[in-house]
RNA sequence: GCCGGGAUAGCUCAAUGGUAGAGCAGCGGUUUCGUAAAUCGCAGGUUGGAGGUUCGAUUCCUCUUCUCGGCUCCA
Numbered sequence: 001g002c003c004g005g006g007a008u009a010g011c012u013c014a015a016u017g018g019u020a021g022a023g024c025a026g027c028g029g030u031u032u033c034g035u036a037a038a039u040c041g042c043a044g045g046u047u048g049g050a051g052g053u054u055c056g057a058u059u060c061c062u063c064u065u066c067u068c069g070g071c072u073c074c075a
Stems, first nucleotide, its partner, number of pairs: 001071007010024004018055001026042005048064005
C1' cells in the first nucleotide's frame, strides 16, 4: 500500500429499514442473626465521527478515526 472483519449500556454481545435489547456488573426491596446465594424491581445508550438516501437508518451508500486478521513491496 491492497483486501476483509469489528466499534451498540461499566464488561461480553444481540437487534438484516419501523418504539435500541439481553446476560453479567451496579443500586434498591424481599429473604437471613449477619454475609453470600436466591428472588423481585430500578437505573444505565449522542449505536466510533462526518455527510448522503429515505416518511423513517444500528441496519443502505460515501468519506474518515481506531482496532483485529490476511496479502504484497522495500529495507

A computed fold for a 75-nucleotide RNA from a Bacteroidota bacterium, annotated as transfer RNA. The coordinates come from a structure-prediction model, not an experiment, and the mean pLDDT is 82. It was read from a public genome assembly.